[in-house]
RNA sequence: UACAAUGAUCGGCAAAACCGUCGAAAGGCGGUGACGCAAAGCAAUAGUGUCUAAACGGCGUUGCGCCGCAUGGCAGACUGGCUGCAACG
Repeated sequence: UACAAUGAUCGGCAAAACCGUCGAAAGGCGGUGACGCAAAGCAAUAGUGUCUAAACGGCGUUGCGCCGCAUGGCAGACUGGCUGCAACG
């Protein structure tokens, strides 16, 4: 220096739920809160998967309903990419 496995926490992140807020929704952000996490740090224009369906298209229909669709999301679904921390081997 590289790499694999293992263990740890002075410290780090924060699931569900609840409150506020933005959003059509999925979901995001902030607060409370801890199920978990050694990358639960970054990236959704790397691939797969998955959630939603506003606009649009189709069908039916008077206010609307149904179907399709991502251009909207999820990195705490998986693989891959980039960056990074402590001890030991």
Source information: This is a predicted structure of an 89-nucleotide RNA (c-di-GMP-I riboswitch aptamer). It matches the Rfam family "c-di-GMP-I riboswitch aptamer". From the family's description: GEMM was predicted in a large-scale screen for bacterial structured RNA regulatory elements.